[in-house]
RNA sequence: GCUGGAGUAGCUCAGCUGGUAGAGCAACGGUUUUGUAAACCGUAGGUCACGGGUUCGAGUCCCGUCUCCAGCU
Numbered sequence: 001g002c003u004g005g006a007g008u009a010g011c012u013c014a015g016c017u018g019g020u021a022g023a024g025c026a027a028c029g030g031u032u033u034u035g036u037a038a039a040c041c042g043u044a045g046g047u048c049a050c051g052g053g054u055u056c057g058a059g060u061c062c063c064g065u066c067u068c069c070a071g072c073u
Stems, first nucleotide, its partner, number of pairs: 001072007010025004019056001027043005049065005
C1' cells in the first nucleotide's frame, strides 16, 4: 500500500426487510438476614467511533475520516 471484519450502557454483546435503542454482568436503592453473601423486586446509566449525504423517518443504506483485528504484498 491492497482486501476483509469490527466500533452500540462501566464490561461482554444483540438489534431481523429503515419505523419507540435492548439483554446479561457490573453499579445504586429496597425486601430478606444479628451481619455479610446469595436470592427476589426496582432504579439509573447511550453524541449508536467522527463528519457529511439519501429519506417523512437512519444503529441499519451511501460517501469520507479515525481506531483496532486478520490476511495479502
A computed fold for a 73-nucleotide RNA from a Bacteriovoracaceae bacterium, annotated as transfer RNA.